[in-house]
Context: one part of a larger RNA
RNA sequence: UGACGGAAGGGCACCACCAGGAGUGGAGCCUGCGGCUUAAUUUGACCCAACACGGGAAAACUCACCCGGCCCGGACACCGUAAGGAUUGACAGAUUAAUAGCUCUUUCUCGAUUUGGUGAUUGGUGGUGCAUGGCCGUUCUUAGUUGGUGGAGCGAUUUGUCUGGUUAAUUCCGAUAACGAACGAGAUUCUAACUUACUAACUAGUUCCACGAUCCUUGUGGUCCUAAAUACUUCUUAGAGGGAAAACCGGCAUUUAGUCGAACGAGAUUGAGCAAUAACAGGUCUGUGAUGCCCUUAGAUGUCCGGGGCUGCACGCGUGCUACACUGAAGGAAUCAGCGUGUUUUUCCCUUGCCUGUAAUGGCUGGGUAACCGACUGAAUCUCCUUCGUGCUAGGGAUAGAUCAUUGAAACUAGUGAUCUUCAACUUGGAAUUCCUGGUACGUUUGAGUCAUAAGCUCAAGCAGAUUACGUCCCUGCCCUUUGUACA
Numbered sequence: 001u002g003a004c005g006g007a008a009g010g011g012c013a014c015c016a017c018c019a020g021g022a023g024u025g026g027a028g029c030c031u032g033c034g035g036c037u038u039a040a041u042u043u044g045a046c047c048c049a050a051c052a053c054g055g056g057a058a059a060a061c062u063c064a065c066c067c068g069g070c071c072c073g074g075a076c077a078c079c080g081u082a083a084g085g086a087u088u089g090a091c092a093g094a095u096u097a098a099u100a101g102c103u104c105u106u107u108c109u110c111g112a113u114u115u116g117g118u119g120a121u122u123g124g125u126g127g128u129g130c131a132u133g134g135c136c137g138u139u140c141u142u143a144g145u146u147g148g149u150g151g152a153g154c155g156a157u158u159u160g161u162c163u164g165g166u167u168a169a170u171u172c173c174g175a176u177a178a179c180g181a182a183c184g185a186g187a188u189u190c191u192a193a194c195u196u197a198c199u200a201a202c203u204a205g206u207u208c209c210a211c212g213a214u215c216c217u218u219g220u221g222g223u224c225c226u227a228a229a230u231a232c233u234u235c236u237u238a239g240a241g242g243g244a245a246a247a248c249c250g251g252c253a254u255u256u257a258g259u260c261g262a263a264c265g266a267g268a269u270u271g272a273g274c275a276a277u278a279a280c281a282g283g284u285c286u287g288u289g290a291u292g293c294c295c296u297u298a299g300a301u302g303u304c305c306g307g308g309g310c311u312g313c314a315c316g317c318g319u320g321c322u323a324c325a326c327u328g329a330a331g332g333a334a335u336c337a338g339c340g341u342g343u344u345u346u347u348c349c350c351u352u353g354c355c356u357g358u359a360a361u362g363g364c365u366g367g368g369u370a371a372c373c374g375a376c377u378g379a380a381u382c383u384c385c386u387u388c389g390u391g392c393u394a395g396g397g398a399u400a401g402a403u404c405a406u407u408g409a410a411a412c413u414a415g416u417g418a419u420c421u422u423c424a425a426c427u428u429g430g431a432a433u434u435c436c437u438g439g440u441a442c443g444u445u446u447g448a449g450u451c452a453u454a455a456g457c458u459c460a461a462g463c464a465g466a467u468u469a470c471g472u473c474c475c476u477g478c479c480c481u482u483u484g485u486a487c488a
Base pairs, nucleotide, nucleotide: 001488002487003485004484005483007482008481009480010479011478012477013476016472017471020436021435022434023433024432027322028321029320031318032317033316034315035313036312043054044053065308066307067306068305069304071302076119077118078117079116080115086113089108090107092105093104094103123296124295126294127293128292132290134284135283136282137280138279139278144183145182146181148179149178150159151158152157162174164173165172189272190271194242195241198239199238200237201236204233205232206231210226212224213223214222215221249261250260251259252258324429328388329387330386331385332384333383342373349368350367351366353364354363355362395426400421401420402419403418404417405416443463444462445461446460447459448458449457
C1' cells in the first nucleotide's frame, strides 16, 4: 500500500429492507439443464456473472453425434511406370437404400489431364478460450482513476484526492503544503412531450363551390356521398428554429454551495445510448478465409449422399403459458390504437373484392416495390344486452379417437390449422424466494425476429390502468474515513 475483521463512524441501493402489489414455489402443459437410457441421444456455459442462453422454435439441410455408401476438391517438387498406352468413363446382368461402373462378369472408350512412392501442402463445427487476437460479460451503475512541478519521508510511499456543509455524483462551496491539470461524472447524442410563429405538400388533409340523397325549425340550414374546379396549412407529415435557466416569489441554510414549498407554465427528475483506471487465467478456437501449437489427412476428424439422433423417460432443478371461475364463462351488439412489415432473378411477399365450404382452406379476379394498395390497420381487455347460478358446474382444457385441409421431395416419433367426440389434474399452493415507485406494476391484444411450414420465446408497440413508500440502514450488499492484524 492492499486484503480481511462475528471493529467503530458516515453515506448509498426495490439486483437491500420497510409499506404494499403481482407473483414463483403446489396442478396440467411448453421449454432449457442435470440424471438415466441409448448405435447416437453432438456440444459449450454451472452462485450473483450457466439453466426460452449460444440470437439454439434441429422432420432433410443445418450437424458437429450414430449406422452405412460414393468422391478427391492429395497444390507443388523429386524418383518411378509410360505412347507397343500413364490413365478416364460406361450400357447390360449380378450387387446395392440407390439409374453410386461402388465392386464383379463382359468388353468397348479416353489419350499424358492422370497414376505408384517419398517429401510437402490443403481442409477440418477435431483438441487446447489455461497459448492468443477481436468481441462480449462481470467486478461496477457505483464515483472512481492518474501524471507534472512543489512539500514530507533514507525508502516503499504520501500530500494533492480534505475536518465540515452540500450534491445523483471526487457535484460544488469552503478549508488548505499545495499549485495547476487530464480521464471518468456532467455536458454531448437519440428519444418523448409544447409550437394557430417560418417553410411546404394531388403519396396528408381541411375549406369553398356544384350534382344528388335525406331530416324539419324552410335558411346562404343540418347530415351523408360523388367526381371536377377553388383557396389554405388548424388537424397529418418533417425540415429549420424557439422553449426551462431551479429563472421569479416565500421559508431554511455561513444567508455560501444548495434545499423545500407555492405560483406561472406543454414540461420544474421522460426514457435510453455512450461510459474512466485497474482487473478476471469469466465466456467464445462452434461467427469469421482472425490465429500459434498439437491431432488427423484417402478404410479421412475433408466432403457429398441415404437413414437415424439432437424430441428418447422411474426422477430432480430453472424460465414460462393455462387455470382453479360470477370483478366470471358462453352467445349477440356496439365501439376505440400505436410500433412495424410486404413480390424485380421471372413465380415465392402483403392481400382487397366475389364465389365454394360448418371451418381450416380452396378457386377467380384486381391493387401494391408502398404516407398511394392491403388499411379508416373498425385489435383485445373494456362497454351494453341475454343465458348460466354456485354445482369439479356451461369453470378448466390436459390426454386420447376419427375425419378434413395446408406447407414441403418427404409429416410415422402425431410441422401446423380446422370440425366432432373424449373431459384428467387443478377448489389460491409448505419451507423458501423473485420483480417493482407512475402512464410505472399487473392486465390486454398487436407488430417484428426466427419462418417453406411457425410463438407458450425474445424484442418493440399501443389500449385500459392501480395499491403502497416518497423513508431507513434492521437483513443483504456497495463506497469512504478511522482502527486492529505482518495475511500478501